Predicted 3D model of a 680-nucleotide part of an RNA (large-subunit ribosomal RNA, domain II) from a metagenome. Rfam family: Bacterial large subunit ribosomal RNA. Rfam links the family to the GO terms ribosome and structural constituent of ribosome. The prediction has a mean pLDDT of 85. The RNAcentral record of the full RNA draws on SILVA.

[in-house]
Context: one part of a larger RNA
RNA sequence: UCCGGCGAGCUGCCGUUGCUGGCAAGGUUAAGGACAUAAAGUCCGGAGCCGAAGGGAAACCGAGUCUUAACAGGGCGAUAUAGUCAGUAGUGGUAGGCCCGAAACCGGGUGAUCUACCCAUGUCCAGGUUGAAGCCGCUGUAAAAGGCGGUGGAGGACCGAACGCACAUCUGUUGAAAAAGGUGGCGAUGAGGUGUGGGUAGCGGAGAAAUUCCAAUCGAACCCGGAGAUAGCUGGUUCUCCCCGAAAUAGCUUUAGGGCUAGCCCUGUCUUAGACCCGUGGAGGUAGAGCACUGAAUAUCCUAGGGGGCGUCAAAGCUUACCGAAGAUUAUCAAACUCCGAAUGCCACAGGGCCGAUGGACGGGAGUCAGACUAGACGAGAUAAGUUGGGUAGUCAAAAGGGAAACAGCCCAGACCGCCAGCUAAGGCCCCAAAGUGUGUGUUAAGUGGAAAAGGAUGUGGGAUUUCGAAGACAGCUAGGAUGUUGGCUCAGAAGCAGCCAUUCAUUAAAAGAGUGCGUAACAGCUCACUAGCCGAGAGGUUCUGCGCCGAAAAUGUCCGGGGCUAAAACACACCGCCGAAGCUGCGGAAUGUAGCAAUACAUUGGUAGGGGAGCAUUCCAUGGACGACGAAGCUGUACCGUAAGGAGCAGUGGAGUGCAUGGAAGGGAGAAUGCCGGA
Numbered sequence: 001u002c003c004g005g006c007g008a009g010c011u012g013c014c015g016u017u018g019c020u021g022g023c024a025a026g027g028u029u030a031a032g033g034a035c036a037u038a039a040a041g042u043c044c045g046g047a048g049c050c051g052a053a054g055g056g057a058a059a060c061c062g063a064g065u066c067u068u069a070a071c072a073g074g075g076c077g078a079u080a081u082a083g084u085c086a087g088u089a090g091u092g093g094u095a096g097g098c099c100c101g102a103a104a105c106c107g108g109g110u111g112a113u114c115u116a117c118c119c120a121u122g123u124c125c126a127g128g129u130u131g132a133a134g135c136c137g138c139u140g141u142a143a144a145a146g147g148c149g150g151u152g153g154a155g156g157a158c159c160g161a162a163c164g165c166a167c168a169u170c171u172g173u174u175g176a177a178a179a180a181g182g183u184g185g186c187g188a189u190g191a192g193g194u195g196u197g198g199g200u201a202g203c204g205g206a207g208a209a210a211u212u213c214c215a216a217u218c219g220a221a222c223c224c225g226g227a228g229a230u231a232g233c234u235g236g237u238u239c240u241c242c243c244c245g246a247a248a249u250a251g252c253u254u255u256a257g258g259g260c261u262a263g264c265c266c267u268g269u270c271u272u273a274g275a276c277c278c279g280u281g282g283a284g285g286u287a288g289a290g291c292a293c294u295g296a297a298u299a300u301c302c303u304a305g306g307g308g309g310c311g312u313c314a315a316a317g318c319u320u321a322c323c324g325a326a327g328a329u330u331a332u333c334a335a336a337c338u339c340c341g342a343a344u345g346c347c348a349c350a351g352g353g354c355c356g357a358u359g360g361a362c363g364g365g366a367g368u369c370a371g372a373c374u375a376g377a378c379g380a381g382a383u384a385a386g387u388u389g390g391g392u393a394g395u396c397a398a399a400a401g402g403g404a405a406a407c408a409g410c411c412c413a414g415a416c417c418g419c420c421a422g423c424u425a426a427g428g429c430c431c432c433a434a435a436g437u438g439u440g441u442g443u444u445a446a447g448u449g450g451a452a453a454a455g456g457a458u459g460u461g462g463g464a465u466u467u468c469g470a471a472g473a474c475a476g477c478u479a480g481g482a483u484g485u486u487g488g489c490u491c492a493g494a495a496g497c498a499g500c501c502a503u504u505c506a507u508u509a510a511a512a513g514a515g516u517g518c519g520u521a522a523c524a525g526c527u528c529a530c531u532a533g534c535c536g537a538g539a540g541g542u543u544c545u546g547c548g549c550c551g552a553a554a555a556u557g558u559c560c561g562g563g564g565c566u567a568a569a570a571c572a573c574a575c576c577g578c579c580g581a582a583g584c585u586g587c588g589g590a591a592u593g594u595a596g597c598a599a600u601a602c603a604u605u606g607g608u609a610g611g612g613g614a615g616c617a618u619u620c621c622a623u624g625g626a627c628g629a630c631g632a633a634g635c636u637g638u639a640c641c642g643u644a645a646g647g648a649g650c651a652g653u654g655g656a657g658u659g660c661a662u663g664g665a666a667g668g669g670a671g672a673a674u675g676c677c678g679g680a
Stems, first nucleotide, its partner, number of pairs: 001680006011095013026050003032044004054061002064076004098236002101233001105226006116200009125190001127159003130155001134151006163187003167184005202218001204214003211220001239615006249262005263368002265365007274355001276353003279349004288340001289338002294334003299329003305323002307320004371396005378389003401412003416589004421585003427579003430563003436576001438575006449565001455550002459547010476534005482507003487501003513528001517526002590605006616669001618666007626658002634653005640647002
């Protein structure tokens, strides 16, 4: 991992609702007993229970009663009566209560053959080294102390085997081993090692102390029991078809991943409303707008007041490129501003239209309380997030199909079944790949299309406007571009061109600035403005707009799905045709609902949680009637039947029991539970 078998809403009692049945103003027996017994049972038994009358706390009264001094009133009842006992289905309560699963808690016992410490009694420590005290001798002294030599053999002394330990590292890591092996290391006469016997026990013991050890188990051992502890948690929960079909919200909650009630779903009975549109009448302060209020905020003017200066003993007064309330004009802003103010939405309603059971009440059964994204209007955030919070709509959830390359939430569209039939939607029509290398007019040259901003640019198309232009423009070429004068000042110099000054003037002229730029130390020189000639028709500026360009650096492999595409296979506008889905249609079939006597007609039939309905299969029981050695069940094969669960027939195998009909009862259906047992 696979295969086979086993494996989860059961049962008792008490309620409650529906259905079926008995009896009915009544219904019913319980314990117990009698009879009969293989068992089932039949008959007694009326104690008790429910109902037929209520009201009151009660006494009590009673179709009434209570409240009260009293009803003047009010509450609960009566006046329209149906119950009760069984069975069965749903559901609630109580019990382990759908199944499996703790970590733990408590009780009674078993453990110190491992290990910790203690007690008793034994035993072990090769060899080598060092050489304490004491003692002896010599020396020394008044005597000593001391010194020297010898002797001696101390030590939690030294080196190092056995023995013990476990510091480093390698190997091992489904090991040779549930802690070891290799190479080194440490202790090795001691707080040493070790044998045997004994002691201490879990709310405990022991501990040179580490939450360390107490039999491979220790922040409280192990075994059995309470015990099916509890688990608002996780996992699992077994046949089929048909009908309907949610929620992820509100309130409360030691509540937030759990509940309860409501909301939304299913179902039964009764009932008769209801949704939308038109129309009419309302409430309101959003969008927008505005500045009349509340605030914010801009400029100027005016000005009370303040500051500075002058003035003075003080002051008055004068003044001010300062600040500035109020006011005027100008120009703005606001969710918690409003002199104003929509569209929608909301409420109500006579009538009309449209839909056609969608409304309401009362019972029974639920599930849901983590929602997600998209669009547009908002709050939070950074006008970040596949972020977060509400409100509106949609989709997913619980929805398959087609499109978006792929892609729950986007676009189209809601799958009863069958068909090698047709028409369309979104989206497409060169090839991959179904359908146009379609038509017409333009645009783009960037592979833009086929990712991006501020900003930048004689890219290119279209529109508007303006200036110049056959009295010759714009560009180009040829020629001129002078004189007073080197203007004045300044300066070493300043001559058009460092800088400053200004009625920047005047002359000659077709025209020529007291000079546009380069240049010189200063001049010179080159050039421009300006003018003429040549040429011969448009030229320059501003602005709006279409499509492009740059801006543009990232990590596997290039921003069309790919190939590839340029009068397009890109973009814009217009038109014709076609393809394209489980949409719609056609043909055949099934089911559900409504109507109908029926024939039939019409509509419907995606679906998670969940509700309702109808069935199939398994085992056993009762009754009936069958089959079987001329071969039962089971197994193998198989082309048959049924909408499904499933059911037959035949052949082989097998070798003794087994179908069918009706009713009943369940140990009644497996693919999942890190399920259990067995096997491969």